[in-house]
RNA sequence: UGAUGAUGUUGCCAAACUUACUGUGAAGUAAGGUCGGAAAGCCACGGAUCUUCUGGGUUUGAUUUGAAGAUGGCCGGGUUGCAUUG
Numbered sequence: 001u002g003a004u005g006a007u008g009u010u011g012c013c014a015a016a017c018u019u020a021c022u023g024u025g026a027a028g029u030a031a032g033g034u035c036g037g038a039a040a041g042c043c044a045c046g047g048a049u050c051u052u053c054u055g056g057g058u059u060u061g062a063u064u065u066g067a068a069g070a071u072g073g074c075c076g077g078g079u080u081g082c083a084u085u086g
Stems, first nucleotide, its partner, number of pairs: 001086005012037002017032006035073001041079003045076003048071003055065004
């Protein structure tokens, strides 16, 4: 520096669910848990999905719209590392 991710022991991460806390919410954090993962490490750049305290429209309760919010364990991309091999 190019290609590949077959192998996963020792190790690493930890879905659902439970408890506590934070948040309007999506969701997040911590502890337990162990469905799974080879980048389930990192980055919201493109797409996708989800949410609506405040804002806009309609409006008597109400309803609709709207990311600036969330998801990297939805997909693509970027970047770092590990293993094998040239």
The RNA shown here (c-di-GMP-I riboswitch aptamer) has 86 nucleotides and comes from Methylophaga nitratireducenticrescens. The model forms 95% of the base pairs in the Rfam consensus. The prediction has a mean pLDDT of 76.